Context: one part of a larger RNA
RNA sequence: GCAUUGUUAAGGAACUCGGCAAAUUGACCCCGUAACUUAGGGAGAAGGGGUGCCAAGGUAGAACUUGGCCGCAGUGAAGAGGUUCAAGCAACUGUUUAACAAAAACACAGGUUUCUGCUAAAUCGAAAGAUGAAGUAUAGGAGCUGACGCCUGCCCAGUGCUGGAAGGUCAAGGGGAAAUGUUAGCAGUAAUGCGAAGCAUAGAACCAAAGCCCCAGUGAACGGCGGCCGUAACUAUAACGGUCCUAAGGUAGCGAAAUUCCUUGUCAGGUAAGUUCUGACCCGCACGAAAGGCGUAAUGAUUUGGGCACUGUCUCGACAAUGUACCCG
Repeated sequence: GCAUUGUUAAGGAACUCGGCAAAUUGACCCCGUAACUUAGGGAGAAGGGGUGCCAAGGUAGAACUUGGCCGCAGUGAAGAGGUUCAAGCAACUGUUUAACAAAAACACAGGUUUCUGCUAAAUCGAAAGAUGAAGUAUAGGAGCUGACGCCUGCCCAGUGCUGGAAGGUCAAGGGGAAAUGUUAGCAGUAAUGCGAAGCAUAGAACCAAAGCCCCAGUGAACGGCGGCCGUAACUAUAACGGUCCUAAGGUAGCGAAAUUCCUUGUCAGGUAAGUUCUGACCCGCACGAAAGGCGUAAUGAUUUGGGCACUGUCUCGACAAUGUACCCG
């Protein structure tokens, strides 16, 4: 010097990103215990008091009561919750990145949509076969949401899905018209021309499914949910009007938010002083209703802000113990 541990005047978070770490609290008995609440909780809330020994009474034995005694100290050592207020998120217990992340992520009960009538759908497998299931729609698969409470608005134009079948388009296949090659034959002095049947090539009309076009439905399907101008007897604002566009123009609720750029928005609270925090406002760059919206008791090694207690975190250090470093052997 380092590591581990202990003590520390006065102050008591001034430390720091942040009370990180440490300290405080701690057992049992008695009293007492708020908001809120899903009436179970919250709750060990909070906050107080007691605890040894001796004698007597008391008891089944305790508890307990009275009197007395000792110490600085009686759960005499050790082991043994710090607490509270407010807010965000997630209802909860649970699960997770074995070895940098335990969470607001995943799951969850509940909700809802969709598929599936049993040789089920779905899945694995060239197949046999198996799972589903020795189950049968109160069952099984898939998707989204995520207790509970109050709710879940408008748009079907695009994409998807479901249904429809009149018309258009449309494959293989069927069909086989016209045509072409070849040549027995005919014509011609010849060159050559014409050319039946057969064979071969090629193939029009016509028939022809699903799909697509088309017509409907469907949002707890993928998704989407406007602009400009004017107007009230101070000013300001605009309940009101006009106009353009759209499939429809964001409803309820919430809102500088885990979302707000400008921004430390403005006002209020808390502080002597507050870019954080809380309550409001609404001008929502760019919230919004099962990629759910808004609340919510309880819960949380969760995140944020404040208070009390407590402390070597700090002002600002100091001292001690053990181990090591260092020296000798």